[in-house]
RNA sequence: UAAAACAAGGCGCCGAGUCUCACAUAGAGAGCGGAGGACCCGACCCCCGACGGGGCGAAUCGGCUUGCCGAGGGGUGUGCUUCCCACCCUAGCCCGACAGCUAACUCCGCAGGCGCGGCAGGAAGACCCC
Numbered sequence: 001u002a003a004a005a006c007a008a009g010g011c012g013c014c015g016a017g018u019c020u021c022a023c024a025u026a027g028a029g030a031g032c033g034g035a036g037g038a039c040c041c042g043a044c045c046c047c048c049g050a051c052g053g054g055g056c057g058a059a060u061c062g063g064c065u066u067g068c069c070g071a072g073g074g075g076u077g078u079g080c081u082u083c084c085c086a087c088c089c090u091a092g093c094c095c096g097a098c099a100g101c102u103a104a105c106u107c108c109g110c111a112g113g114c115g116c117g118g119c120a121g122g123a124a125g126a127c128c129c130c
Stems, first nucleotide, its partner, number of pairs: 010116005018030004031110006041100001052098001053095004060071005072090006080125005
């Protein structure tokens, strides 16, 4: 001196997973998200253990040469919508015999994991500003 790594700050991504008050303690509220739960309507019945059933989530389904392909679903491309294009994801966990929808009502969550100096995609429209 350069590179790499780390830290802080800033900006940003997936996701409901944020904000405010209080903070000595206990927490409380707003907002977002999830579940249970009537009439009506709808559906089911394999039940001592079996072809159970169900929930969160985009994460399902079908093929075959069994790890690939296809369809469907989801995310990003730096405020919004649509289209095109490009790249990527399509997991995992939970309930425990039990739950359709569902007004009143009841309960629960607010985590975790990442990226960043760009040939920072294109078109149309809306919004905003002058």